Predicted 3D model of a 343-nucleotide RNA (Bacterial RNase P class A) from a Rhodospirillales bacterium.
The prediction has a mean pLDDT of 77.
The model forms 98% of the base pairs in the Rfam consensus.
RNA sequence: CCAGAAGACCGGAUGGCUGCUUUUUUUAAGAGAGGAAAGUCCGGGCUUCAUGGAAACACGGCGCCGGCUAACGGCCGGGCAGGGCGACCUGACGGAAAGUGCAACAGAGAGCAGACUUCCGUCCUUCGGGGCGGUAAAGGUGAAAGGGUGCGGUAAGAGCGCACCGCGUUUUUGGUAACAAAAACGGCAUGGUAAACCCCGCCGGAAGCAAGACCAAAUAGGGCCCCCACAUGGUGGUGUUUCCCCGCCGGGGGCCGGGUAGGUUGCUAGAGGUGUUUGGUAACAAACAUCCCAGAUGAAUAGUCAUCCUCGACAGAACCCGGCUUACAGGUCUUCUGGCUUU
Numbered sequence: 001c002c003a004g005a006a007g008a009c010c011g012g013a014u015g016g017c018u019g020c021u022u023u024u025u026u027u028a029a030g031a032g033a034g035g036a037a038a039g040u041c042c043g044g045g046c047u048u049c050a051u052g053g054a055a056a057c058a059c060g061g062c063g064c065c066g067g068c069u070a071a072c073g074g075c076c077g078g079g080c081a082g083g084g085c086g087a088c089c090u091g092a093c094g095g096a097a098a099g100u101g102c103a104a105c106a107g108a109g110a111g112c113a114g115a116c117u118u119c120c121g122u123c124c125u126u127c128g129g130g131g132c133g134g135u136a137a138a139g140g141u142g143a144a145a146g147g148g149u150g151c152g153g154u155a156a157g158a159g160c161g162c163a164c165c166g167c168g169u170u171u172u173u174g175g176u177a178a179c180a181a182a183a184a185c186g187g188c189a190u191g192g193u194a195a196a197c198c199c200c201g202c203c204g205g206a207a208g209c210a211a212g213a214c215c216a217a218a219u220a221g222g223g224c225c226c227c228c229a230c231a232u233g234g235u236g237g238u239g240u241u242u243c244c245c246c247g248c249c250g251g252g253g254g255c256c257g258g259g260u261a262g263g264u265u266g267c268u269a270g271a272g273g274u275g276u277u278u279g280g281u282a283a284c285a286a287a288c289a290u291c292c293c294a295g296a297u298g299a300a301u302a303g304u305c306a307u308c309c310u311c312g313a314c315a316g317a318a319c320c321c322g323g324c325u326u327a328c329a330g331g332u333c334u335u336c337u338g339g340c341u342u343u
Stems, first nucleotide, its partner, number of pairs: 001339010012308007020032005034314001038325002041323005046208004052244006059204005064078005079093001080091004094199002099197002101193002116139002119134006147165006166188001167186008212265004222256007233249005272291008
């Protein structure tokens, strides 16, 4: 200097005038959209069912090990596998010997799965070839074919034998563990696929701020029809069933018709932000100090002037928080990897 990898930050600023919403001690002082506010995908706080408890089933989610967290399908660290020259990246990572299914076509044969060509032996021969037996080394088909490489051996071959690798069992060592290494023994393959059904383990009540609470006001405590049951019963306790417990006295369905268009609250002081110290590889935790940083409700931050500059991308809260995913012009910083050149 070029090309990459990982992480973090900013993403318009300053001043004046006029304007908008809101808080308060209402002269006056202060505050006012994001890193994703988006998606509504997860997990919770909170509210109601409700005063519930236990179990089973269904359904859903997760799936290597350890840790963090209120919790999670999140985050951190580690292991293994795969990709990359590398820094690094990815993983839907339990089980295929419980069972079922699937792998088109090709191919001899696709899992208790084989002999098409070739090779070897032997018999026959019209000398083209044919029959019988052996073989799975070489070749072919296929995404995948009866462990791999080499040597010996054999009629030709084959774990047939041997060496190494691979695989299985056992033991030892290191590690909290997942795992890793070593040794001994064993010729040892009925393979792949579970983001196919399934099996195993763990977790899970439902609905949601349009939840809910209060005030005011109004109507029609409406009408009709059907079904079930009737105290030894029915019904509610937000998937189903059973048992216990508690509440209510009918329960369920359909059609027609009427009223409610208002206000207050929930609504922002929090699993909160910032800084320092300590512990920890880290995620994070603790202690101390300090700060208050939107609460609208047809929906608030706009207009104008001047200056600077990265000349402005993606894009606006609606109960709140922790994550994930997606979008993003331009700019800044840190560490690391590969290559080239110079000293």